This is a predicted structure of a 138-nucleotide RNA (c-di-AMP riboswitch aptamer (ydaO/yuaA leader)) from Neobacillus terrae. Rfam family: c-di-AMP riboswitch aptamer (ydaO/yuaA leader). From the family's description: This family represents a conserved RNA structure found upstream of the ydaO and yuaA genes in Bacillus subtilis and related genes in other bacteria. The ydaO/yuaA element is thought to act as a genetic 'off' switch for the ydaO and yuaA genes in its native state. The coordinates come from a structure-prediction model, not an experiment, and the mean pLDDT is 76. The sequence was found by an Rfam model in a public genome assembly.
RNA sequence: AAAAUUUAACAGCCUAAUUCCGAAAGGAAACGGAGGACCCACUUAAUUGGGGUUAAUUCUGCGAUUGUUGCAGGAGGGAUGUUACUUCUUCGCCAUCCUACCCGUCAGCUAACUUCGUCGGCUAAAGCGAAGGAGGUC
Numbered sequence: 001a002a003a004a005u006u007u008a009a010c011a012g013c014c015u016a017a018u019u020c021c022g023a024a025a026g027g028a029a030a031c032g033g034a035g036g037a038c039c040c041a042c043u044u045a046a047u048u049g050g051g052g053u054u055a056a057u058u059c060u061g062c063g064a065u066u067g068u069u070g071c072a073g074g075a076g077g078g079a080u081g082u083u084a085c086u087u088c089u090u091c092g093c094c095a096u097c098c099u100a101c102c103c104g105u106c107a108g109c110u111a112a113c114u115u116c117g118u119c120g121g122c123u124a125a126a127g128c129g130a131a132g133g134a135g136g137u138c
Stems, first nucleotide, its partner, number of pairs: 011123004018029004030118006040108001049106001050103004057075006077098005085135009
């Protein structure tokens, strides 16, 4: 000097998953979810159960079918990556990445009302442009 690995901090990202008060227990605000009338909708179904959270559903092919819990691709939906003093929103092209869980035979919408959550995970890789707003500087 270079490369790799680990830990911590700063900074940043996904998510509703944050902030404040309190010695603590706990409380408040904010952001999310569920249940729940009239009216409206649906009745034509009732184990082929039904339903909910999440962006995360669905199709095709292969494999397997003495099994498998998979592999690949597409459609749909979502996130990240910059232009420029900083930042936010939207659009176009490009690149990369993307599910898991819950209720328990039961729930349409839904005012009042009732009720629940505020976890967890990741990062040094990865662009080129357009329009608009806010702040700062000259």